Background:
A computed fold for an 88-nucleotide RNA from Sediminibacillus albus, annotated as c-di-GMP-I-GGC riboswitch aptamer. NCBI's taxonomy places the organism under Bacteria, Bacillati, Bacillota, Bacillaceae, Sediminibacillus. Its mean pLDDT, the model's own confidence on a scale to 100, is 84. Of the family's consensus pairs, 95% are formed in the model.
Order: sequence, then C1' cells, then structure tokens
RNA sequence: UCAGAAAAAGGCAAACCUAUUGAAAAAUAGGGACGCAAAGCCACAGGUCUAAUAUUGGAAUACAAUAAUGACGGCUGGGUCGCCUGAA
Repeated sequence: UCAGAAAAAGGCAAACCUAUUGAAAAAUAGGGACGCAAAGCCACAGGUCUAAUAUUGGAAUACAAUAAUGACGGCUGGGUCGCCUGAA
C1' cells in the first nucleotide's frame, strides 16, 4: 500500500421484552442475538421517518395540506481514525 476467502485476539448488537425520556419519529440503560470487517466517529450530499411548532385552508380546540428548527450512520455516497489476518 492492497485485499477480506478462511481463521482469530477481541469488538458491536436487529427484532422482541422491561424501565426512563420525548408530541412523535426515536434515544438511553438492562436483558436478548438477526446480523456486521468499520454495524467506530462526523448529518457534508442524496434518501427515509416524524410534525410538537409555524404557515395556509377551515366557524373551529376538529380535520387537511405544506415545511425541519427533530430523528435515522444497521439506506447509499463522502470525510476521518483504527483492530486482526493474508499478500506485495
């Protein structure tokens, strides 16, 4: 520097359950393993989810539409740091 077939020191942990937070999406902790070679970190680009709130419509506290200041890195790309094994 390149690669991740096999193995391995070790690592992470989906669904689901419980508790807490939140309007929600979801997050955190514990249990639990579907998987993961960056399933470490960063919302920069695209994408997806949500709509408290705002705006508009509406008689309206109903309802609807639109919009992230919200969320997802285990959707893709990009950036950045790094373990093991193999090859040069």